[in-house]
Context: one part of a larger RNA
RNA sequence: GGCACACGGGGAAUGCCUAGGCUCUCAGAGGCGAAGAAAGACGUGAUAAGCUGCGAAAAGCUACGGGGAUUGGCAAAUACGAAUUGAUCCGUAGAUAUCUGAAUGGGGAAACCCGCAUAGUUGAAGACUAUGCACCAGACUUAGUCUGGGGCGAACGCGCUGAACUGAAACAUCUAAGUAGGCGUAGGAAGAGAAAACAAUAGUGAUUUCCGGAGUAGCGGCGAGCGAAAUGGAACUAGCCCAAACCAAAGUUGUUUCGGCAAUUUUGGGGUUGUAGGACUGAAACAUUUGUUUAAGUUUAUAGUAGAAUCAGUUGGAAAGCUGAGCAAUAAGAGUGAAAGCCUCGUAUACGUAAUGGACUUAAAUGAUAUCAGUAUCCUGAGUAGGGCGGGACAUGUGAAAUCCUGUCUGAAUCUACCAGAACCAUCUGGUAAGGCUAAAUACUCCUCAAAUACCGAUAGCGAACGAGUACUGUGAAGGAAAGGUGAAAAGAACCGUGAACAACGGAGUGAAAAAGAUCCUGAAACUGUGUGCCU
Numbered sequence: 001g002g003c004a005c006a007c008g009g010g011g012a013a014u015g016c017c018u019a020g021g022c023u024c025u026c027a028g029a030g031g032c033g034a035a036g037a038a039a040g041a042c043g044u045g046a047u048a049a050g051c052u053g054c055g056a057a058a059a060g061c062u063a064c065g066g067g068g069a070u071u072g073g074c075a076a077a078u079a080c081g082a083a084u085u086g087a088u089c090c091g092u093a094g095a096u097a098u099c100u101g102a103a104u105g106g107g108g109a110a111a112c113c114c115g116c117a118u119a120g121u122u123g124a125a126g127a128c129u130a131u132g133c134a135c136c137a138g139a140c141u142u143a144g145u146c147u148g149g150g151g152c153g154a155a156c157g158c159g160c161u162g163a164a165c166u167g168a169a170a171c172a173u174c175u176a177a178g179u180a181g182g183c184g185u186a187g188g189a190a191g192a193g194a195a196a197a198c199a200a201u202a203g204u205g206a207u208u209u210c211c212g213g214a215g216u217a218g219c220g221g222c223g224a225g226c227g228a229a230a231u232g233g234a235a236c237u238a239g240c241c242c243a244a245a246c247c248a249a250a251g252u253u254g255u256u257u258c259g260g261c262a263a264u265u266u267u268g269g270g271g272u273u274g275u276a277g278g279a280c281u282g283a284a285a286c287a288u289u290u291g292u293u294u295a296a297g298u299u300u301a302u303a304g305u306a307g308a309a310u311c312a313g314u315u316g317g318a319a320a321g322c323u324g325a326g327c328a329a330u331a332a333g334a335g336u337g338a339a340a341g342c343c344u345c346g347u348a349u350a351c352g353u354a355a356u357g358g359a360c361u362u363a364a365a366u367g368a369u370a371u372c373a374g375u376a377u378c379c380u381g382a383g384u385a386g387g388g389c390g391g392g393a394c395a396u397g398u399g400a401a402a403u404c405c406u407g408u409c410u411g412a413a414u415c416u417a418c419c420a421g422a423a424c425c426a427u428c429u430g431g432u433a434a435g436g437c438u439a440a441a442u443a444c445u446c447c448u449c450a451a452a453u454a455c456c457g458a459u460a461g462c463g464a465a466c467g468a469g470u471a472c473u474g475u476g477a478a479g480g481a482a483a484g485g486u487g488a489a490a491a492g493a494a495c496c497g498u499g500a501a502c503a504a505c506g507g508a509g510u511g512a513a514a515a516a517g518a519u520c521c522u523g524a525a526a527c528u529g530u531g532u533g534c535c536u
Stems, first nucleotide, its partner, number of pairs: 001535009015521001016485002020456002023452001025450001027448002029445002031152002039100003042055003046078002050074002061094006070082003105114003115133007135149006156187001157185005167174001171221001197204002208235004218226002239437003242381001246269010274415001276380004280374004289368014304351003310325005326342002333345003386410008396422001417432005472479002492520001495507004
């Protein structure tokens, strides 16, 4: 030095576990904010560094309700307290709520500095206490008052703006893509929406979403690629209101023969459509359906209550195991010293509400809502429709290019009217633009309750099972960890010895086990020792 065996050190893989995650489903909620939010700073405990809670009334105060024996959070210690005259705890409603922050009296390097007015405390000054004092918009009875706004928030929505990498095997039209990004703004959904629609000689009857039509018809340096619609089947269903004609009132202006007349503005009535309708003229009628608010009731959510049935022996540290004999069951599951229907908590099931919220029903009040005939006249959305030029949106790249939007220049008709049916024309068919509102079916999940998983099990699963967006890095935007497990129970090793020792070790003791001793379950390998044997 090698090999073998035995016993170790070291290390933290593996196994087992789960306190945390991932994904999804049902139901709810879908916002918070000048009545000061989200997010923070600083405080707050007998002792108190961190987390949690709370706010100078500070791990808390009040009322009501639940509950029934412990209790002063995590947190195990000491001290001192609270509680059957009902604490702690749980629910509902309140009070308090420093300073910063939209931050709003002014300023400012956030958590700080400095004011003004009125009232008060004080003999006075100073100081302190209370209230008010920002800006923008709108309304009104306009030196002012009142109302609203501002900021934050995960995705989903609508609008404005808007890339490039990339693909085309290069690249310019094209694609990526109206995507990412930026800005604005809203709601619990948003947007769309009651035919100037589709269709095709037959018909449908607002919108939205899904299946399908269909990778079809088409578009396309006809390259790469892009890519419908109707019919059909489902989900869900809901329809309405103005402008105008006409009538009336009030105001203003003009005119006047002072009787009015005309114009215009505002308000009220009226009226709302394509088989055209309405005004107008004549007749008839007071029904039906429905919205909003308030009250009552029911139900539900936010605390809860009751809730079946087992003993003995045996092994063991421990019984729920095994053996024997019973009982319950509309009864998931979890825990308990190993594997429990009957030990504990619960579950099925049945019941309960002072207070606050949601839904539904009923009642009252209040608002809205209909017919027939006639057709002379009037009304039915104008710088609009359409057109030229230039762009954009449409699956459709200018094309034969309809349809929609419009920067610019133009510019109709008025029901014997107008628009559309993919150039255009005729016939035919369908509709009535240039005003507005509208639930449901649809999208999403920061969040709450409940339930689940041929999801993970500590290098996994969220970055984060643990004082994690922490420590740490960076001027900053930003980046961003590692780190779980004694035991059933601390019973966490009294006492003795060695020792300088509050180190460490040896005894002793606890425990089933200490080769479970706090660097604590199991404890692989690398690496590294000691002893013995053999070989060199």